RNA sequence: AAUGAACGCUGGCGGCGUGCCUAACACAUGCAAGUCGAACGAGAAAUCCGGCGCUCAGUUUACUGAGAGGCUGGAGAGUAAAGUGGCGCACGGGUGAGUAACGCGUGGGUGACCUACCCUGUAUCUGGGAUAACACUUCGAAAGGGGUGCUAAUACCGGAUACGAUCUUGAGGGGGGACCCUUGAGAUGAAAGUCGGCCACUCUAGAGAAGCUGAUGUACAGGGAUGGGCCCGCGUCCUAUCAGCUAGUUGGUGAGGUAACGGCUCACCAAGGCGACGACGGGGAGCUGGUCUGAGAGGAUGAUCAGCCACACUGGCACUGGAACACGGGCCAGACUCCUACGGGAGGCAGCAGUGAGGAAUUUUGCGCAAUGGCCGCAAGGCUGACGCAGCAACGCCGCGUGGGUGAAGAAGGCCUUCGGGUCGUAAAGCCCUGUCAGGUGGGAAGAAGUGCUGCAUGCUUAACAGGCGUGUAGUUUGACGGUACCACCAGAGGAAGCACCGGCUAACUCCGCGCCAGCAGCCGCGGUAAUACGGAGGGUGCGAGCGUUAUUCGGAAUUACUGGGCGUAAAGGGCGCGUAGGCGGCAAGGCAAGUCUGGUGUGAAAGCCCGGGGCUCAACCCCGGAAGUGCAUUGGAAACUGCUUUGCUUGAGUGCCGGAGAGGAAGGGGGAAUUCCCGGUGUAGCGGUGAAAUGCGUAGAUAUCGGGAGGAAUGCCAGUGGCGAAGGCGCCCUUCUGGACGGCAACUGACGCUGAGGCGCGAAAGCGUGGGGAGCAAACAGGAUUAGAUACCCUGGUAGUCCACGCUGUAAACGAUGUGCACUAGGUGUAGCGGGUAUUGACUCCUGCUGUGCCGCAGCUAACGCAUUAAGUGCACCGCCUGGGGAGUACGGCCGCAAGGUUAAAACUCAAAGGAAUUGACGGGGGCCCGCACAAGCGGUGGAGCAUGUGGUUUAAUUCGAAGCAACGCGAAGAACCUUACCUGGGCUUGACAUCCCCGGCAACUCUUGGAAACAAGGGGUUCUCCUUCGGGAGACUGGGAGACAGGUGCUGCAUGGCUGUCGUCAGCUCGUGUCGUGAGGUGUUGGGUUAAGUCCCGCAACGAGCGCAACCCCUGCCCUUAGUUGCCAUCGGGUAGAGCCGGGCACUCUAGGGGGACUGCCGGUGUCAAACCGGAGGAAGGUGGGGACGACGUCAAGUCCUCAUGGCCUUUAUGCCCAGGGCUACACACGUGCUACAAUGGUCGGUACAAAGGGCAGCGAGCCUGCGAGGGUGAGCCAAUCCCAAAAAGCCGAUCUCAGUUCGGAUCGGAGUCUGCAACUCGACUUCGUGAAGGUGGAAUCGCUAGUAAUCCCGGAUCAGCAUGCCGGGGUGAAUACGUUCCUGGGCCUUGUACACACCGCCCGUCACACCACGAAAGUCGGCUGUACCAGAAGUGCGUGUAUGUAUA
Repeated sequence: AAUGAACGCUGGCGGCGUGCCUAACACAUGCAAGUCGAACGAGAAAUCCGGCGCUCAGUUUACUGAGAGGCUGGAGAGUAAAGUGGCGCACGGGUGAGUAACGCGUGGGUGACCUACCCUGUAUCUGGGAUAACACUUCGAAAGGGGUGCUAAUACCGGAUACGAUCUUGAGGGGGGACCCUUGAGAUGAAAGUCGGCCACUCUAGAGAAGCUGAUGUACAGGGAUGGGCCCGCGUCCUAUCAGCUAGUUGGUGAGGUAACGGCUCACCAAGGCGACGACGGGGAGCUGGUCUGAGAGGAUGAUCAGCCACACUGGCACUGGAACACGGGCCAGACUCCUACGGGAGGCAGCAGUGAGGAAUUUUGCGCAAUGGCCGCAAGGCUGACGCAGCAACGCCGCGUGGGUGAAGAAGGCCUUCGGGUCGUAAAGCCCUGUCAGGUGGGAAGAAGUGCUGCAUGCUUAACAGGCGUGUAGUUUGACGGUACCACCAGAGGAAGCACCGGCUAACUCCGCGCCAGCAGCCGCGGUAAUACGGAGGGUGCGAGCGUUAUUCGGAAUUACUGGGCGUAAAGGGCGCGUAGGCGGCAAGGCAAGUCUGGUGUGAAAGCCCGGGGCUCAACCCCGGAAGUGCAUUGGAAACUGCUUUGCUUGAGUGCCGGAGAGGAAGGGGGAAUUCCCGGUGUAGCGGUGAAAUGCGUAGAUAUCGGGAGGAAUGCCAGUGGCGAAGGCGCCCUUCUGGACGGCAACUGACGCUGAGGCGCGAAAGCGUGGGGAGCAAACAGGAUUAGAUACCCUGGUAGUCCACGCUGUAAACGAUGUGCACUAGGUGUAGCGGGUAUUGACUCCUGCUGUGCCGCAGCUAACGCAUUAAGUGCACCGCCUGGGGAGUACGGCCGCAAGGUUAAAACUCAAAGGAAUUGACGGGGGCCCGCACAAGCGGUGGAGCAUGUGGUUUAAUUCGAAGCAACGCGAAGAACCUUACCUGGGCUUGACAUCCCCGGCAACUCUUGGAAACAAGGGGUUCUCCUUCGGGAGACUGGGAGACAGGUGCUGCAUGGCUGUCGUCAGCUCGUGUCGUGAGGUGUUGGGUUAAGUCCCGCAACGAGCGCAACCCCUGCCCUUAGUUGCCAUCGGGUAGAGCCGGGCACUCUAGGGGGACUGCCGGUGUCAAACCGGAGGAAGGUGGGGACGACGUCAAGUCCUCAUGGCCUUUAUGCCCAGGGCUACACACGUGCUACAAUGGUCGGUACAAAGGGCAGCGAGCCUGCGAGGGUGAGCCAAUCCCAAAAAGCCGAUCUCAGUUCGGAUCGGAGUCUGCAACUCGACUUCGUGAAGGUGGAAUCGCUAGUAAUCCCGGAUCAGCAUGCCGGGGUGAAUACGUUCCUGGGCCUUGUACACACCGCCCGUCACACCACGAAAGUCGGCUGUACCAGAAGUGCGUGUAUGUAUA
């Protein structure tokens, strides 16, 4: 884009089309094929009129009237119905079951044929016998029959005649031919009449008959027209997992048969015919014009319309006929349905309607023959479900409408909102208009031309002014649709809009709800609490009487590639050769004209498509004309190319001669080294083997060693990206046989060539068969090890096998993953073989040709990698192969094989990928370089004990919460008895403990009483704050009450966030601009050579620069100078004490705290690339970043924190908020982390004695004195601090004691007594003292810290804090050991490599098993379909024969 559609939601009108795609399933009912009286005989009835008779009434017989109905006449009517006969029924209409076929399409042939009705010619003479209808009768339930009798014809049958018919035969001409034309002779074969008119001639004499004439029919013949039959070329689906098929089969002769050729049929003869150019078989299918799609080529399709074919319940058969093997004919058989008296009958909607069924699904049992067409008829006319119309259905296409203008207070309302507003939205309302469609009223077509009849005029026919036929004219008659189309008028915006979508593709975004649920989904994918993707809403987008969905086709898809693809690594080169068919083929010339090109002719139906024009108001639709139809056939021409043919050529190909190279092949023979075994000698305890071992061998003498022997296999060095071979493959030497390639020569052949479907052969290893052989090696197997296991890797053994002969197998990463051949397209450099040249005494060297084999490289090619004269470049020829992954190189089938198996080779199902090359990372039990207390070297710890503390777990009413490997766990917490506090229990409050706003009242504060655990409640006392003031008052603060906006939340989400922080990591990295390289991702720079702590610096370099990091700048500390000199200091001077910088004085020193200097590889030497830098040295307080700190790149971990703070969203609102009391966070079988104290003598205890730094202090530090054993208490000087106090520093040093002991070690635990803080130490503080005196004797596996003023060890201070420190943060004292080194462990940096990883190795991923489900296969069997051959039975029917009925025909 499309559709004969269906489904969902919705639905106003009209026009034109279309409408069982399924069950060729079954059908009730009606209709769909009849017609002709001008072929023929016979011939009603209803009804009406009349007559006769009858009955009754009026009534005078008569007459009149009425009734019933008997007889009869006329009309109805020579009508209806039926029959004989003719024509039609073979058309029209339906359907697509069958059919792969001359069925269809296209073009031809028929010298192999037919053709009713139509046109044209001639003729139409003369006889005969029947039969239906009918009547009578008879059988049957019926449907239907039988018998007897009568009758007509355009029914049937004779006779005559006839031609150009048919047959026999003669002559001439034509043709290739079966035959045609002309002309003779003989024989054979026809007919039907009907209707109208006329009377000149004959007869009856009126009018008719014969006759004449017209119309029509009939017969024959030739031709025409139309329609068909048959034959042929070409085209016409899938399947080779269908490869061979065929007996009337193929052909011949003869006969039969047909309209006609023909094995169409039959007899006989022959053995043929078809097939890889796909026979035969299987599957599916009506074919075409066309239709849909597509730029086209193609692909798909075959509804409606048109052509052809086939079919008519299923199968078979013939009859009639011009034509049928016949849709609404017949016969038989079958299935089914119906009727039946059970004997027997009837039927065929794939005609139009309609019904049931099936199905997702497809209409009215309508009107009319008015038009068009058909059949019959002379005609009128009849018939016609063909057809024309109407009805139903948005099924499709087309057209129209559902209103137009104006209208901002941008109404109300909805939705959103940053709360300002925005949007629906000029949309609505309102105002002003219009009048399509629908509705109403009225008018109202075209489609109709005719035929017939009547009148008139005229032509023809004819003897005719008759009739008939024709023409013209006038009149009259015919419409289903339909009172429809159309027109006018009336009224009035009134009756008329939906559907899908809005994450990307793809046009259109927000809110709410839900919370990996519910759901969506065409693909990718959405949904796990902020969903533009689900559901709803508002808004928007698209289309619009429709819109979506589903199904299907084509397109996009160059994704089967003819146009127009590929095969080194993505799928794809056959393992290799020889070669058949086929395809393709060198140079020159002549011929032919099949291909090819060009012109003409015929055809290519109509419709459709396209163009032009026209008609419906437009369009859809319809009409007219044109063009096109790329094809086929035929004919004329051209001859370049292809082909065919003829002739020639030598360059392709081959042959010949000469020559050398080679693991080329086959067979036979020979050799040495080594292993093993056997024999003998020497010799003794091991050997062997491994990472280490063991099994194993060995005192019965191994291994080792010497000599001898046996046997098998393989052939060292040479040996080489060397050689040979088609590939597989080939390696000691000699001989024989043999293939190929190469170099040289130039004699010969003359295109002999290339490729190669099938086919044939070769074909590693393993394997198989038979027979040998068997040294070594070695699947299987055994043992030993390893291991969680170890059916492995390692070891000791060891059988097939490996070897030989013959045969099979036929595969491989049979690889260059690269088919063969030929040609062309820069080079450079090796190597092997042969040759030429130059120089030379001599080619080993130098130059060069050919052949082979490598490497590098340009153009070009390639997705890239790469290839690149040995192409993967540029071309030609031929073969093989590919078409997403898995299933699967599997199943089934075939073929091959002894088997193993090979070869050919699917599908269901399933996935949204599988894959290639390259890039950046990450990773590796990959590599290189380098670093770090990373290891190593050391020192001290942890892990064991007791206790402290944190965590897990458990417990609990609660044990609040967070932190979770490193990087949670003495962490948040720098300090939980109450408070803190977030938790629990209980008691209370509800505008709230806190903020802002409003109203009313009161007035501070403070204090007392009662209840209560308190919060709080109730009551009393008490007085009155600040500011302004016009002195009335007002405002504010505070407080009580009230209403509502709101407050509040340590409630949730750190995975919505900000900020802050941890970590890799103080690691040396991370990037950018421009340029450049690459299709691109990206690369380069940043890699490389050095060097550094460092991407630090230097050099080099398609890079040149730059930024964030590093370093430096800042602070502390180490030296010096300077400034300043109190509270610090005291050298000199003086004073002074029991003592003391205590005092005067001084600021030199120390110190304090401001400023400055100093260090920069600056200097020297060496090394180094004349570098950077490194090494050493000098000087210096300090030397190569002096030591320490602060400082943390791009980023990573959805790392941590919503409980610091801030903050989106959500939740809560008499509670998840607030207040209070008590409890809990302090629990305790356990487990872990971090610590403290120890286990002792380098120690404990006692006594004496020395030296710090940094800090803190007013609700404070607190001297001294008194007191207590002590914690402490009392008193209290001094100090807001370089002034006073905390304050003693401790280890150390001196002396004493303890003597190796669970101790004079160790101090837990428990008991008693106290101190202090605090409202309060019960849960649950610290300390003191007396007593008690646990574990613990240096700690398993494992593990931590530290490289120098460090570790270790010793004290001191501070923050928090009422009190509480083994923690934390600081301070100083004493003060080591070790580093060979970078193999290993761990972490990190750079380069490189592999990768199937990218959530990045804590990755990815494989298989079994268990359960459930799906698909497919197999399966004992069972059921069905199709089918070969042989045989049995066999209806109708046709042919033939025979019998019978009188002869023939016929039945």